A computed fold for a 105-nucleotide RNA from a Flavobacteriales bacterium, annotated as SAM riboswitch aptamer (S box leader).
Of the family's consensus pairs, 97% are formed in the model.
Lineage of the source: Bacteria > Pseudomonadati > Bacteroidota > Flavobacteriia > Flavobacteriales.
RNA sequence: UGCUUAUCAAGAAAGGUGGAGGGAUUGGCCCUUUGAAACCUUGGCAACCUCCAACAUUUGGAAAGGUGCCAAUUCCAAUUCCGAUUUGUCGGGAAGAGAUAAGUG
Numbered sequence: 001u002g003c004u005u006a007u008c009a010a011g012a013a014a015g016g017u018g019g020a021g022g023g024a025u026u027g028g029c030c031c032u033u034u035g036a037a038a039c040c041u042u043g044g045c046a047a048c049c050u051c052c053a054a055c056a057u058u059u060g061g062a063a064a065g066g067u068g069c070c071a072a073u074u075c076c077a078a079u080u081c082c083g084a085u086u087u088g089u090c091g092g093g094a095a096g097a098g099a100u101a102a103g104u105g
Stems, first nucleotide, its partner, number of pairs: 001105008013042005021031003025078004043070003048066002050062005074097001079094006
């Protein structure tokens, strides 16, 4: 850095350092000096890898280890299709983009 597969409506924060940004991109809308990013400590969530049992490729359980995560549905929309509509929008499907895991080039 590319590809494949799976998942993305649930869940889970305190303290220290720090000192103005952050929520991928664009637009919107939010968060933030009642302290952003980042780093550290401790804690937690979840259960992809992992482990155990049944069983047959699924179900149940565990959480020591490898990752991940702990505002808002991936915060909402972005392209397209369908339906409704008070023509402002609203609801739904698919795709795209992104994130994470496992595998692979």